[in-house]
RNA sequence: UUGUUUGAGGAGCGUUGCGAUGGGACUAACCCACCAGGCUCAGACAAACCACUUUUGCAACGGCGCUCGCUUGAU
Numbered sequence: 001u002u003g004u005u006u007g008a009g010g011a012g013c014g015u016u017g018c019g020a021u022g023g024g025a026c027u028a029a030c031c032c033a034c035c036a037g038g039c040u041c042a043g044a045c046a047a048a049c050c051a052c053u054u055u056u057g058c059a060a061c062g063g064c065g066c067u068c069g070c071u072u073g074a075u
Stems, first nucleotide, its partner, number of pairs: 001047009010068006018038001021033004037061001
């Protein structure tokens, strides 16, 4: 770094539907269904690559509308 998987990022209701996924069409690239943790961080396993290295930090985000919770400030 990549893949799989686990956990975390306060909770819920409604809604739209891009990508992915499933189905149907089709030489078409469209239709239907589903769909707002698909993102970031951390761990485990596997593979690849790089470094020889101390210190620091404990998050930042998630369409639209609404509700609740937690914390702080103002009135």
SAH (S-adenosyl-L-homocysteine) riboswitch aptamer from a Gammaproteobacteria bacterium, 75 nucleotides, folded computationally. Rfam family: SAH (S-adenosyl-L-homocysteine) riboswitch aptamer. For this family Rfam cites "Riboswitches that sense S-adenosylhomocysteine and activate genes involved in coenzyme recycling" (Wang et al., Mol Cell, 2008). Its family is annotated with S-adenosylhomocysteine metabolic process and regulation of gene expression in the Gene Ontology. Of the family's consensus pairs, 100% are formed in the model. NCBI's taxonomy places the organism under Bacteria, Pseudomonadati, Pseudomonadota, Gammaproteobacteria.